About this RNA: A computed fold for an 86-nucleotide RNA from Paenalicyclobacillus mengziensis, annotated as c-di-GMP-I riboswitch aptamer. Its Rfam family is "c-di-GMP-I riboswitch aptamer". For this family Rfam cites "Riboswitches in Eubacteria Sense the Second Messenger Cyclic Di-GMP" (Sudarsan et al., Science, 2008). Gene Ontology term of the family: cyclic-di-GMP binding. Of the family's consensus pairs, 91% are formed in the model. The RNAcentral record of the sequence draws on Rfam. The prediction has a mean pLDDT of 83. The source organism's lineage runs through Bacteria, Bacillati, Bacillota, Bacilli and Paenalicyclobacillus.
RNA sequence: AUUGAAUACGGGCAAACUAUGGGAAACCAUGGGACGCAAAGCUACGGGUCUAAAGACGACAUGUCUAUGAUCGCCGGGUUGCUAUA
Numbered sequence: 001a002u003u004g005a006a007u008a009c010g011g012g013c014a015a016a017c018u019a020u021g022g023g024a025a026a027c028c029a030u031g032g033g034a035c036g037c038a039a040a041g042c043u044a045c046g047g048g049u050c051u052a053a054a055g056a057c058g059a060c061a062u063g064u065c066u067a068u069g070a071u072c073g074c075c076g077g078g079u080u081g082c083u084a085u086a
Base pairs, nucleotide, nucleotide: 012037013036017032018031019030020029021028022027035073041079042078043077045076046075047074048071049070050069055065056064057063
C1' cells in the first nucleotide's frame, strides 16, 4: 500500500405518536417516546419536495400563479467530530 474475513468498548442522535407553546400554513421548539442512523453533527450553496400569508390574475370558486417561508431523517456540495482488531 492492497485484498478478504470477523468484530468490539465507551457512547451519540432520535422517526411515528403525544402534551404544551409558536406559525396563515408547511413546519419548528421543549418534554415524553424509539422507527431507525457511522455523521440521522453543522451549513439553505445547487437540485428536488412541501406550504401560499402578502401580492398578481380571475370565470369572483373552497380558484390559478408565485417564496421572500419550510425541509439537511430527500439527494449532492462545503465543513467539523468520534473510533478498534488485523